The prediction has a mean pLDDT of 83.
A computed fold for a 480-nucleotide part of an RNA from an uncultured bacterium, annotated as small-subunit ribosomal RNA, 3' major domain.
Its Rfam family is "Bacterial small subunit ribosomal RNA".
Context: one part of a larger RNA
RNA sequence: UGACGGGGGCCCGCACAAGCGGUGGAGCAUGUGGUUUAAUUCGACGCAACGCGAAGAACCUUACCAGGGCUUGGCAUCCCCUGACAACCCAAGAGAUUGGGUGUUCAUCCUUCGGGAUGACAGGGAGACAGGUGGUGCAUGGUUGUCGUCAGCUCGUGUCGUGAGAUGUUGGGUUAAGUCCCGCAACGAGCGCAACCCUUAUCCUUAGUUGCCAGCAUUUAAGGUGGGCACUCUAGGGAGACUGCCGGUGACAAACCGGAGGAAGGUGGGGAUGACGUCAAAUCAUCAUGCCCUUUAUGUCCUGGGCUACACACGUGCUACAAUGGCCUGUACAGAGGGUAGCGAAGCCGUGAGGUGGAGCCAAUCCCAAAAAGCAGGUCUCAGUUCGGAUUGCAGGCUGCAACUCGCCUGCAUGAAGUCGGAAUCGCUAGUAAUCGCGGAUCAGCAUGCCGCGGUGAAUACGUUCCCGGGCCUUGUACA
Numbered sequence: 001u002g003a004c005g006g007g008g009g010c011c012c013g014c015a016c017a018a019g020c021g022g023u024g025g026a027g028c029a030u031g032u033g034g035u036u037u038a039a040u041u042c043g044a045c046g047c048a049a050c051g052c053g054a055a056g057a058a059c060c061u062u063a064c065c066a067g068g069g070c071u072u073g074g075c076a077u078c079c080c081c082u083g084a085c086a087a088c089c090c091a092a093g094a095g096a097u098u099g100g101g102u103g104u105u106c107a108u109c110c111u112u113c114g115g116g117a118u119g120a121c122a123g124g125g126a127g128a129c130a131g132g133u134g135g136u137g138c139a140u141g142g143u144u145g146u147c148g149u150c151a152g153c154u155c156g157u158g159u160c161g162u163g164a165g166a167u168g169u170u171g172g173g174u175u176a177a178g179u180c181c182c183g184c185a186a187c188g189a190g191c192g193c194a195a196c197c198c199u200u201a202u203c204c205u206u207a208g209u210u211g212c213c214a215g216c217a218u219u220u221a222a223g224g225u226g227g228g229c230a231c232u233c234u235a236g237g238g239a240g241a242c243u244g245c246c247g248g249u250g251a252c253a254a255a256c257c258g259g260a261g262g263a264a265g266g267u268g269g270g271g272a273u274g275a276c277g278u279c280a281a282a283u284c285a286u287c288a289u290g291c292c293c294u295u296u297a298u299g300u301c302c303u304g305g306g307c308u309a310c311a312c313a314c315g316u317g318c319u320a321c322a323a324u325g326g327c328c329u330g331u332a333c334a335g336a337g338g339g340u341a342g343c344g345a346a347g348c349c350g351u352g353a354g355g356u357g358g359a360g361c362c363a364a365u366c367c368c369a370a371a372a373a374g375c376a377g378g379u380c381u382c383a384g385u386u387c388g389g390a391u392u393g394c395a396g397g398c399u400g401c402a403a404c405u406c407g408c409c410u411g412c413a414u415g416a417a418g419u420c421g422g423a424a425u426c427g428c429u430a431g432u433a434a435u436c437g438c439g440g441a442u443c444a445g446c447a448u449g450c451c452g453c454g455g456u457g458a459a460u461a462c463g464u465u466c467c468c469g470g471g472c473c474u475u476g477u478a479c480a
Stems, first nucleotide, its partner, number of pairs: 001480002003477003007474007015464002019428005026319008034310002042053002064305007073129001077128002079125005087102006106119005131294002134292003140288002142283003145279001147277001152191006158167003171182003197271004202239007211229003216226003242265001245259005321421001325380007337368003342361002347356003387418001392413007434456007
């Protein structure tokens, strides 16, 4: 100087408390451990691994296993020889591939018209080499997680100390903040904080189609048409919030408390933004890369299988156990997205998944598209039930060469566990939790996951004694 303390003081955080809803019990989905297996590819392991890499394993992917093949190789550069190549058909084979046939005879330049040279492409050959998702993240770059959006981390000059170092950065107040004020052997400065950026909340202005419709007209009753751009909206520009104003407290300061005005008030809400560093944290399987290893194999092609196994254990979720509910009928209101190898309307067929159909749309125009919870009416009457839907049988639909291993969906039948969950444990402070549906990426097909969107919409916070994590000062130390 740090680190640590079941030392002290001050302060903060859904850290506790106060509340609301869960997990832990059930069934299923998914990830992991374990076990099994020819293989169940590899990585990730307290917080910070475990719906994680994977925004989507039937083949492919694929790295694993079995079998069948190749050896200058699927790919790059160089040398030599030969020639256009492609395309199509037949046969063998699981295919890779092999054999045969049809077919084609490149371009430029020179030329003594015989041919020669060069280039691209293809085949063959020799070796230099290619290749490796082989090893090492404890050799590395890059990227990322975490403490933590915590308020810290440092430097120059000066001063003090023999020195390591100290001071500044401590102190009195204050703040979300090393934020600001005051004081001070310090005076300044840098990286962080804040602001500048995006979005949302109000208003003005510009613009008016594909959007809108107040008043006028028309109408097949649909903003459909004429018309209009006022309103909604869209997207450019601007205004607005700064403790600016008032009162009080305070040290005449910084600031805090209350109030006015205002759409918004003291960082208005949300996002992006992550200092010096810590964990030899993660990643050699995104990529790059040193060294090591391999080279008829640890490379490469193919078929099939596996990654989907199942006594069990754990994590994360979904659906429930019901009446604030289930079922039936009718009826209302979103936002944000996506669409041409695409979205696909109306109509018709089917109980349905779906089929048919093909209008319109490169989309403020058309389509996906029905929002659902809600509201109105009816029914069920507390039961393992008209709750719950696992499991299984049969019959179908869709995608795709192909759904046996191993996809999703529909109908009929079946109708398991489950009556609110032990010890323990998680999330959340407001348009939040809870609850309800909708969309997108990936994607031929496949979503209870992920990323977004809106609808309905709470309870509680006395307080900081305690648990956990963190910041500042101080103290002890047989620690570095």